A computed fold for a 118-nucleotide RNA from Robiginitalea aurantiaca, annotated as SAM riboswitch aptamer (S box leader).
Its mean pLDDT, the model's own confidence on a scale to 100, is 79.
Lineage of the source: Bacteria > Bacteroidota > Flavobacteriia > Flavobacteriales > Robiginitalea.
[in-house]
């Protein structure tokens, strides 16, 4: 690292370095940022995953699959929904109808984290 699974609307701060750009890509928006973003460090804290533990359940001799509680360890996080939106499709309104906007919704691809085959 590719590949598979699964999950992403909750939730979480301070100082020190640093100097102008960031919010994945591409387009379009909005938004953060010199009141100091980004990116390192340190100290906290969230708790999605492994992970510890209590219950059920389904089964059998050790497994799953639920649903709660933890934070010693492993990574992950800690501004806006994965910041929205682009592809596919359902349904509603404005339209008799078509188009063309406007909303609620589902699906997929693409990120993003964890676990894990070969």
């Nucleotide at each position: 690292u590719c590949g598979u699974u699964a999950u992403c609307g909750a939730g979480a701060a301070a100082g020190g370095u640093g100097u102008a750009g960031g919010g994945a890509a591409u387009a379009g928006a909005c938004c953060c940022g010199u009141u100091a973003a980004a990116a390192c460090c340190u100290u906290g804290g969230c708790a999605a995953c492994c992970c510890u533990u209590g219950a059920u359940c389904u089964c059998a001799u050790a497994a799953g699959a639920u649903u709660g509680a933890g934070a010693a360890g492993g990574u992950g996080c800690u501004a806006c929904a994965u910041u929205c939106u682009a592809c596919c499709u359902g349904g509603g309104a404005a339209u008799a109808c078509c188009u063309u906007u406007c909303c609620c919704g589902g699906g997929a691809a693409a990120g993003a984290u964890a676990a894990u085959u070969u």
Background:
The model forms 97% of the base pairs in the Rfam consensus.